Predicted 3D model of a 1482-nucleotide RNA (small-subunit ribosomal RNA) from an uncultured bacterium. The coordinates come from a structure-prediction model, not an experiment, and the mean pLDDT is 84. It matches the Rfam family "Bacterial small subunit ribosomal RNA".
C1' cells in the first nucleotide's frame, strides 16, 4: 500500500496478501563451472580402523650384524592441561564492557647476574621362581643414570629490629642489622647442548569490583556459615574459603526467594530508523566428556582418547574374575521431514619431541557425495510469408492465433566430445661451495622436495551438433478462451468459486512470471502507528478505580550566592580479529579472496563551562494556609413534638349489597358489610411551599423545634513563608437487595395460595399474603455506583436565565460591575460523526488508573476477604472473520400527525343454504394434453373440444419426410373409372399437353413422380438465459436530472415549511435556480347553439294517399362536416393585497360538465419458449409426419363465478304503447301456404339511413289465482318430433305432450354500487355448419343514502424508533435431543522435581594411632627421626525409610463451553416488540 464487516458511507478494529531472509524439508524438473555450507531430532547406543607421541646427544641391558651400525622393551626427560568435539548444565561476576590486585602464579622462550664442591642408598629391566582361563600379579637375587637422598657453600629469598624517602588505609622503595633455610647433572661426534639460583621481560592464567545481560507476583517474604567481628587453619593469592568463640545481623516491591526457559558475546536476518527475531558455519569466553563423587601427578587438570570408587549399560569368562566409554575423523543402528566418504597426503600452514636427520599429527591441505545456498556461463545467431501443414477459437465458401515460429539458406563453436601441450602453489630445513663476521648469527649460488594432478590453463579437429523446466492466468496480482463436470468431483492465502452457458474445479489451446531451477510447507523481520521511546488511545467504538484521605514515589512558585551530581562541549585510553561501509588489488567477470581507511553511536579517565535541573544557605509573597467580620443551606448525629391519610378496635345510624375488572371470578357481607357519625390504638411516611432551587467527596439528604458538629462562599486588613499537586500499597465512607442478634409491624409486598386470561400461563390482571421494608448493634462492599467524561493548575470571543455574597449607582423603578455555584444557546478550535465549546471533549503542564479483535469469560484453577450469599485478583485450550461506533437511504412498527379512496359508516341489491351451468382442485383413467395459483389463478388462455380443432391415449402406417432451398433423372399439370383396406395408403386402366424463347433440335419457368446428400421438422426442456407483449401496485401523485450550495462521505438541498388542490395543482416563503418523465390540457364520445349540405332521412305550410304513399319543401327532427360555447370570465364574502374556497347572477352546461382513450421511475427472477421471435440443451426409421377410434365431456367430494328460483311490487291469459345500437351475398330472408310448435315450403327485396333480421321487454288496460311446496319453482325422467352437419352413441341445440325434485330468502363470513349510478327489463354483435345461463355492446324504467373519518383495508406526505436491508412472511433467544472437539471437578492411580528429619557411609583427603612393616639421615649400639600398611574420627557420593511442597500424565462419573443447511418446545430481545428496556441483589 491492497483485500475483507455495510444496501451504501465514515470510523474503530482484527484477519489476510504483496517484500526480504533460511544450516531447511517436500513435489516436479535438471547441462556445466567456481566459492561456500551440510544431524537444528536421541548429551541415544556404538562394530571396525585411525585421531599423541617423541628423545640412544640421560641410563644400563636384549636382539640382528664379522663389524660399523641398526633396532626393541624398561628406567629417565619433555609433551600429553594444546589442538579437535558438543551445548547437558548454568539466570551466574557465566558472558560483555570498563577498572583494580599495595592480595597472586606462570614450564618451555628472551635478557642480566651468580653457581655447579663432595658423598650415599635403592630400583625397573635382565635372571630364577610362584599363582591365574585371562587381565595381570606375588616372591627371591643382581644393576645404572641428567631417577632418588643427606652434607658443604650461601643470595637481591623468608623473618626480626632501626633509619630515610614516598604513598593509597592495610603499605611501597632504599640502606643497615640479626637469624633461618635452598640448589645442582651431566652428555657426546669438542662444538655445542643441558642443569641450579635470583631479578626483570614476554606469554598464559587466577581473583575482586561498577554497569549491562530472559519470562512469571495465580512465587511476598527469604536467610544459621546465614551477616559482621576476633583468633586459628587453608590457598599461588584476598575472602566464612574452613573451624572455634562473640554479636544479631544480611537481602527484599528499584522485585529478594521460588518456578519455567536459556550457554554468553563479536555478529546474522529484517527495518528509514528506533527496534524485533536469532546465536548454524568463522572468531573470543564459559561449561561438559556414559551418570555421580574423589583426589593424585604436574608450571598448569580436579584431566574427552590418565587414575580410584559407586551406579546403569555392553562385552569376555574356565563362573573364580576381568574389560569398556566416538559430545575426535570416517562409519553403524536408532530417532526423524531431514543432513555427506569406514577417501588421499603430511607437498603447504601450524603443533609435540629431537642438536639434527627425522618421527607423529582424521589439526590441516586436498579429493568424493548433495541444485542446500550465492555467483557466472550455455542450450545458438542472422535471414526466411505459400503468413504452409497440424492444433485452438470464431460471426465458419472464410477469418484470427500459434507465427519468423518451423521447413529452408548462410554464419558461429562458448559448453560438451576427441587428440596433444601443460602450470603457479616450493619458501625452506639440510648438504656442498662462496661472501661476511671477534663468536653466535647473516647473505648468495647449486642440489633435493607436489597429495591435489590424466588438475587449472592452452592448441587443433568435426559438428547446431550434447542441453528447459516450473508455477500461475476471478480480485488483491502480470496473464483468456473452448470443452467436460453440474453444491458432485474438487479448489481456496483472504474475499470466496461449483446447484447445465464456471476466465475460480479437471483437460486443452493461448498467455504471464521466473529460469537450472520453479513451486509448496515450516519458522522469522517487515508491512503492523496492531504495545505507539521515536509513534496510539479511554463521553457513545476496548478503555476513568463508586468516592475521598494519604505514606513511599513522581512533579513543583520567586530572588541571590555557592557547588558541580545531571547536562554541554574538548582531550587521552580502550572499544580483539573477522563482519558492514569506502578506496584499491587478485582469480577472464562475478560470487569469493586480499591491502589500506573509516566506523564500532559504548565505557573509563581528565583539563573546562555555569544558562537549565539537582544539592546547600539566606530571603520574598503571588501558590497554600491561619485569624478577625459577615452569609446561605433537605450537610451529618442525637432528642422532643405535630397534623392529614390508610388499617384495625368499640359504640351508634342504616340495609343489601360491597369490592374488583377489558369482561369476570376468587374475596367481604343478613352472624348486618360497604356507606355514615363519634371515640380509641398503632406503625410508617411527611401533601401544599417545591423550582433544569439548595447542601454534600461520592452514596445521598425534605414536617416542626432544641442540643452537638463538619464543610463552603464573600469582603477588607493582619500573620506564616512554598508549608504545594498527584498518589502504587494502605485506610475510611459507600444506594438497594441480602446475612446475624434483639425489637417493631399500619400500609406495601418477593415466596406462596386462590381466581381469571390462554393452545399452555409456574407470567402480565384480580383477591389474599409471609420474609422484607422500620429501629438498635454487627456484617456484606456491589449497581446503567452515569456527566457512561480521574484529580490539580494555567490560558483562550460572546449571549440569556437562575442561586449565594460583595461594590458602585438611582428620589424611585432600578442599572452597571465583580467572586463562587447551577442551567440554556452558541465563536474559534476539536471530533469518525453525534456532539463538546471559560463548568471543554479547545490549547498546554503534573501525577494516577485503565485499553489492545469477537466469543470462550469477568469464567476455571490458585490466593486474599466473608457467617453465608458471594466479592476481589484473574487465565488457557478451542472457535469465528468478523464483533463494534456514528451517521445515511429505504422498509417496517399491535409509534405519532395530516390527507385520500364504495375503505368504513349511511343505504340498495347480492354471494355463502337449493337446483342447474361453467371453471378449478382432488379422484379416476390407456389418455382424462398443456399453462394460469392470495389480492393480481379458478364463465382465465378458449370470440365456440361430436370429426377437425388436438398438443393427449390406443392401433395401423411413412422416413429428404406434411413444409423450404439447392443437384440429377423422368414426366406437363390435371381429370375420370377401378382393386384391397377402418383409413392413411395402395392396384390397374383411360384421357390429356398448356406458358416463354427458338426455324428446328432443344432450353427455361411452374407443377408431379423418383434418387442421393446438405438439411427439414419438434405445442420437446429451460419465462430462473432472452426479445416482444401483458398483469399489478395505480390514473396512486409521484419519480428524477443539470448547475449551485451544504456534508470527510454515503447523501442532503431543490421535492421540506404555511396555505390550497382531484393532482409535486397553484400561491407565498426559503441556498437554491431551472429542467425532464408523470398531473392537467391537446384526442374520441355525449350534452347546447350556429353555418353548410339534404337522400334512402324529415313533414310546418299547400295538394294527395290505407300509408311521407306521391308532388313539393329542407323550416323542424335527424344525419355529418366545420365552427361557437365555460375561462373562476362577472358580483359579494373569507383569505395574507396571493393561490384558492364559499355563495350568487347569467347560461344548454359551472368550477377537471358526464364517459372513454391515455398508465411516470420502478416493484413482484409476477405471467407467457403452447401466439410470434430467439440463445443453449435434447430427439432424428422418432420427442418428426399421416390415418382411424378414443380422450380433453370421468365423479364419493371441495372451492370460485354465474343462471333460475323460493313468489301477490308476483304467476298465468287477453289486449295495447314506446327504443338504441348493430349484422346481412357461402348471407339476411319479406309477403303467402302447411304445422299446436320447433320448423318446412316459397321466393319478392336487399352489396343496405331504401330490403331483411325485427315481434322489443319491463310498462299500461282488463281477467284470474289468494299464501299453498301452490296456477310458485322448474331440476330430473319418459315419449314424440325438428334443425345443423359425412356423422349428434360416448358428446349438440330446439319443440310438443307427460313427469314435477330441491327450494318458503339462506350460519360464520363476505361482494358490488354515490346518479341516469344501483336495481330491473329486454335487444344486438363477435366466435360459429350447429351449439351462449359466458363475454362485448345497446337502449327502456329508474331509486335510496353519505352525520362523519373513531375503527377495518389499501395508498400518499412529514416525523419518530429500529439489533430489519432476501428489508416483519424480517431478525433472533434459551432448554431439550443427536454428533464431534477442547477444557474444569473427580474416589484415586502413576511419574518428575524439590525441601525437611533419620539411617547409611565406597573411594579419597585431613586429623588421630594402641597393631604391623621400614634402604638413604642421626647414633658405636640399643634405638630415634621420618615414611608406609592397617585401624579409627570428621567430611561426603550412591542407596534406604518417613513426611511435606510443586508439576506432568491418566481416571469411573460429572459440570459448563464451543462447533454442526433444513430436529423438538416455546417467543425473551430488536417497533411502545405487543407487560419500555437495562444494571445490582434475593
Nucleotide at each position: 500500500g491492497a483485500g475483507u464487516u455495510u444496501g451504501a458511507u465514515c470510523c474503530u478494529g482484527g484477519c489476510u496478501c504483496a517484500g526480504g531472509a533460511u544450516g531447511a524439508a517436500c513435489g516436479c524438473u535438471a547441462g556445466c563451472g567456481g566459492c561456500a555450507g551440510g544431524c537444528u531430532u536421541a548429551a541415544u547406543a556404538c562394530a571396525u580402523g585411525c585421531a599423541a607421541g617423541u628423545c640412544g646427544a640421560g641410563g644400563g641391558g636384549g636382539c640382528a650384524g664379522c663389524a660399523a651400525u641398526g633396532u626393541c622393551a624398561c628406567c629417565g626427560g619433555c609433551g600429553a592441561a594444546c589442538g579437535g568435539g558438543u551445548g547437558c548444565g548454568u539466570a551466574a561476576c557465566g558472558c560483555g564492557u570498563a577498572u583494580g590486585c599495595a592480595a597472586c602464579c606462570u614450564a618451555c622462550c628472551c635478557a642480566u647476574a651468580u653457581c655447579a664442591g663432595g658423598g650415599g642408598g635403592a630400583u625397573a629391566g635382565c635372571c630364577c621362581u610362584a599363582g591365574g582361563a585371562a587381565a595381570c600379579u606375588g616372591g627371591g637375587a643382581u644393576u645404572a643414570a641428567c631417577a632418588c637422598c643427606g652434607c658443604a657453600u650461601a643470595a637481591u629469598a623468608u623473618a626480626u629490629u632501626u633509619c630515610a624517602u614516598g604513598g593509597c588505609a592495610u603499605c611501597a622503595u632504599g640502606a643497615a642489622u640479626u637469624a633461618u633455610u635452598a640448589a645442582a647433572a651431566u652428555a657426546u661426534u669438542u662444538a655445542u647442548a643441558g642443569g641450579a639460583u635470583a631479578u626483570g621481560g614476554a606469554u598464559a592464567g587466577g581473583c575482586a569490583u561498577g554497569c549491562g545481560u530472559a519470562g512469571g507476583a495465580u512465587u511476598a517474604g527469604c536467610u544459621a556459615g546465614u551477616u559482621g567481628g576476633u583468633a586459628a587453619g587453608g590457598u599461588a593469592a584476598c575472602g566464612g574459603c574452613u573451624u572455634a568463640c562473640c554479636a544479631a545481623g544480611g537481602c527484599u516491591a528499584u522485585g529478594a526467594u521460588c518456578c519455567u526457559u536459556a550457554g554468553g558475546g563479536g555478529c546474522u536476518c529484517u527495518g528509514a530508523g528506533a527496534g524485533g527475531a536469532g546465536u548454524a558455519u568463522c572468531c573470543c569466553c564459559c561449561a561438559c566428556a556414559c551418570u555421580g563423587g574423589c583426589a593424585c601427578u604436574g608450571a598448569g587438570a580436579u584431566a574427552c582418547g590418565g587414575g580410584c570408587c559407586a551406579g546403569a549399560c555392553u562385552c569376555c569368562u574356565a563362573c573364580g574374575g576381568g574389560a569398556g566409554g566416538c559430545a575426535g575423523c570416517a562409519g553403524u543402528a536408532g530417532g526423524g521431514a531431514a543432513u555427506a566418504u569406514u577417501g588421499g597426503g603430511c607437498a603447504a600452514u601450524g603443533g609435540a619431541g629431537g642438536c639434527a636427520a627425522c618421527u607423529c599429527u582424521g589439526a590441516c591441505c586436498c579429493a568424493g557425495c548433495c541444485a542446500u545456498g550465492c555467483c557466472g556461463c550455455g542450450u545458438g545467431c542472422a535471414g526466411g510469408a505459400a503468413g504452409a501443414c497440424g492444433g485452438u477459437c470464431c460471426u465458419c465458401u472464410g477469418g484470427a492465433u500459434u507465427g519468423u515460429a518451423a521447413a529452408c539458406u548462410g554464419c558461429u563453436u562458448u559448453u560438451g566430445a576427441a587428440u596433444g601441450g601443460g602450470a603457479a602453489g616450493a619458501a625452506c630445513a639440510u648438504a656442498c661451495a662462496c661472501u661476511u663476521u671477534g663468536c653466535g648469527a647473516a647473505g648468495u649460488g647449486u642440489a633435493c622436495u607436489g597429495a591435489c594432478g590424466g588438475u587449472a590453463c592452452u592448441a587443433u579437429u568435426a559438428g547446431a551438433a550434447u542441453a528447459a523446466g516450473c508455477a500461475c492466468c476471478g480480485g488483491c496480482u502480470a496473464a483468456c478462451u473452448c470443452c467436460g463436470u453440474g453444491c458432485c468431483a474438487g479448489c481456496a492465502g483472504c474475499c470466496g468459486c461449483g446447484g447445465u452457458a464456471a476466465u475460480a474445479c479437471g483437460g486443452a489451446g493461448g498467455g504471464u512470471g521466473c529460469a537450472a531451477g520453479c513451486g509448496u510447507u515450516a519458522a522469522u523481520c517487515g508491512g503492523a502507528a496492531u504495545u505507539a521511546c521515536u509513534g496510539g488511545g479511554c463521553g457513545u467504538a476496548a478503555a476513568g478505580c463508586g468516592u475521598g484521605c494519604g505514606c513511599a514515589g513522581g512533579c513543583g512558585g520567586u530572588u541571590a550566592u555557592a557547588u558541580a551530581a545531571g547536562a554541554c562541549a574538548g582531550a587521552u585510553g580502550u572499544g580483539a580479529a573477522a563482519u558492514c561501509c569506502c578506496c584499491g588489488g587478485g582469480c577472464u567477470c562475478a560470487a569469493c579472496c586480499u591491502g589500506g581507511g573509516a566506523a564500532c553511536u559504548g565505557c573509563a579517565u581528565u583539563a573546562g563551562u555555569g544558562a537549565c535541573u539537582g544539592u546547600a544557605u539566606a530571603g520574598c509573597u503571588g501558590g497554600a494556609g491561619u485569624g478577625c467580620g459577615g452569609c446561605a443551606g433537605a450537610g451529618g448525629g442525637g432528642g422532643a413534638u405535630g397534623g392529614a391519610a390508610u388499617u384495625c378496635c368499640g359504640c351508634g345510624u342504616g340495609u343489601a349489597g360491597c369490592a374488583g375488572u377489558g369482561a369476570a371470578a376468587u374475596g367481604c357481607g343478613u352472624a348486618g358489610a360497604u356507606a355514615u357519625g363519634c371515640g380509641g390504638a398503632g406503625g410508617a411516611a411527611c401533601a401544599c411551599c417545591g423550582a433544569u432551587g439548595g447542601c454534600g467527596a461520592a452514596g445521598g439528604c425534605a414536617a416542626u423545634c432544641c442540643c452537638c458538629u463538619g464543610g463552603g462562599c464573600c469582603u477588607g486588613c493582619a500573620c506564616u513563608g512554598a508549608c504545594g499537586c498527584u498518589c502504587a500499597u494502605g485506610c475510611a465512607c459507600g444506594a438497594a437487595a441480602g446475612c446475624g442478634u434483639g425489637g417493631g409491624g399500619a400500609g406495601c409486598a418477593a415466596a406462596c395460595a386462590g381466581g381469571a386470561u390462554u393452545a399452555g400461563a409456574u407470567a402480565c390482571c384480580c383477591u389474599g399474603g409471609u420474609a422484607g421494608u422500620c429501629c438498635a448493634c454487627g456484617c456484606c462492599c456491589u449497581a446503567a455506583a452515569c456527566g457512561a467524561u480521574g484529580u490539580c493548575a494555567a490560558c483562550u470571543g460572546g449571549u440569556u436565565g437562575u442561586u449565594g455574597g460583595g461594590a458602585a449607582u438611582u428620589u424611585a423603578c432600578u442599572u452597571u460591575c465583580u467572586c463562587a455555584g447551577u442551567a440554556a444557546c452558541g465563536a474559534a478550535g476539536c471530533u469518525a460523526a453525534c456532539g463538546c465549546g471559560u463548568g471543554a471533549a479547545g490549547u498546554u503542564g503534573a501525577c494516577c488508573g485503565c485499553c489492545u479483535g469477537g466469543g470462550g469469560a469477568g469464567u476455571a484453577c490458585g490466593g486474599c476477604c466473608g457467617c453465608a450469599a458471594g466479592g476481589u485478583u484473574a487465565a488457557a485450550a478451542c472457535u469465528c472473520a468478523a464483533a463494534g461506533g456514528a451517521a445515511u437511504u429505504g422498509a417496517c412498527g399491535g409509534g405519532g400527525a395530516c390527507c385520500c379512496g364504495c375503505a368504513c359508516a349511511a343505504g340498495c341489491g347480492g354471494u355463502g343454504g337449493a337446483u342447474g351451468a361453467u371453471g378449478u382442485g382432488g379422484u379416476u383413467u390407456a389418455a382424462u394434453u398443456c399453462g394460469a395459483c392470495g389480492c393480481a389463478a379458478c364463465g382465465c388462455g378458449a370470440a365456440a373440444a361430436a370429426c377437425c380443432u388436438u398438443a393427449c391415449c390406443u392401433a395401423c402406417c411413412c422416413u429428404u419426410g406434411a413444409c423450404a432451398u439447392g443437384u440429377c433423372c423422368a414426366g406437363a399439370a390435371g381429370c375420370u373409372c377401378u382393386u384391397a383396406g377402418a383409413g392413411a395408403u395402395u392396384u390397374g386402366a383411360g384421357u390429356g399437353u398448356g406458358c416463354c424463347c427458338g426455324a428446328a433440335a432443344g432450353g427455361g419457368a411452374a407443377c408431379u413422380g423418383g434418387a442421393a446428400c446438405a438439411c427439414a421438422g419438434g405445442u420437446g426442456c429451460u419465462g430462473c438465459a432472452u426479445g416482444g407483449c401483458u398483469g399489478u401496485c395505480g390514473u396512486c401523485a409521484g419519480c428524477u436530472c443539470g448547475u449551485g450550495u451544504c456534508g470527510u462521505g454515503a447523501g442532503a438541498u431543490g421535492u421540506u415549511g404555511g396555505g390550497u388542490u382531484a393532482a409535486g395543482u397553484c400561491c407565498c416563503g426559503c441556498a437554491a435556480c431551472g429542467a425532464g418523465c408523470g398531473c392537467a390540457a391537446c384526442c374520441c364520445u355525449u350534452g347546447u347553439c350556429g353555418u353548410u349540405a339534404a337522400u334512402u332521412g324529415c313533414c310546418a305550410u299547400c295538394a294527395u294517399u290505407u300509408a311521407g304513399u306521391u308532388g313539393g319543401g329542407c323550416a323542424c327532427u335527424u344525419u355529418a362536416a366545420c365552427g361557437a360555447g365555460a375561462c373562476u370570465g362577472c358580483c359579494g364574502g373569507u383569505g395574507a393585497c396571493a393561490a384558492a374556497c364559499c355563495g350568487g347572477a347569467g347560461g344548454a352546461a359551472g368550477g377537471u360538465g358526464g364517459g372513454g382513450a391515455u398508465g411516470a421511475c420502478g416493484u413482484c427472477a409476477a405471467g407467457u419458449c403452447c401466439u410470434c421471435a430467439u440463445g443453449g440443451c435434447c430427439c432424428u426409421u422418432a420427442u418428426g409426419g399421416g390415418u382411424a377410434g378414443g380422450g380433453c365431456u370421468u365423479c364419493a367430494c371441495a372451492c370460485g363465478u354465474c343462471a333460475u328460483a323460493c313468489a301477490a311490487u308476483g304467476g298465468u291469459c287477453g289486449g295495447u304503447a314506446c327504443a338504441a345500437a348493430g349484422g346481412g351475398u357461402u348471407g339476411c330472408c319479406a309477403a303467402c301456404c302447411c304445422g299446436c310448435g320447433a320448423g318446412g315450403g316459397g321466393g319478392a327485396g336487399c352489396u343496405a339511413a331504401u330490403c331483411c333480421c325485427a315481434g322489443a321487454a319491463a310498462g299500461c288496460c282488463g281477467a284470474u289465482c289468494g299464501u299453498a311446496g301452490u296456477c310458485c319453482g322448474g331440476a330430473u325422467c319418459g315419449u314424440a318430433g325438428g334443425c345443423u352437419g359425412c356423422a349428434a352413441c360416448u358428446c349438440g341445440c330446439c319443440u310438443g305432450c307427460g313427469u314435477g325434485a330441491a327450494g318458503u330468502c339462506g350460519g360464520a363470513a363476505u361482494c358490488g354500487c354515490u346518479a341516469g349510478u344501483a336495481a330491473u327489463c329486454g335487444u344486438g354483435g363477435a366466435u360459429c355448419a350447429g351449439c351462449a345461463u359466458g363475454u362485448c355492446a345497446c337502449g327502456g324504467u329508474g331509486a335510496a343514502u353519505a352525520c362523519g373519518u373513531u375503527c377495518c383495508c389499501g395508498g400518499g406526505u412529514c416525523u419518530u424508533g429500529u439489533a430489519c436491508a432476501c428489508a416483519c412472511c424480517g431478525c433472533c433467544c434459551g432448554u431439550c435431543a443427536c454428533a464431534c472437539c477442547a477444557u474444569g471437578g473427580g474416589a484415586g492411580c502413576g511419574g518428575g522435581u524439590u525441601c525437611c528429619g533419620c539411617c547409611a557411609g565406597a573411594a579419597g583427603u585431613a586429623g588421630g594411632u594402641a597393631g604391623c612393616c621400614u634402604a638413604a639421615c642421626c647414633g658405636c649400639a640399643a634405638g630415634g627421626a621420618g615414611g608406609g600398611c592397617g585401624c579409627u574420627u570428621a567430611c561426603c557420593a550412591c542407596g534406604g525409610c518417613g513426611g511435606g511442597g510443586u508439576u506432568c500424565g491418566u481416571g469411573a462419573c460429572u459440570g459448563g463451553g464451543g462447533u454442526g443447511a433444513a430436529g423438538u418446545c416455546g417467543u425473551a430481545a430488536c417497533a411502545a416488540g405487543g407487560u419500555a428496556a437495562c444494571c445490582g441483589u434475593a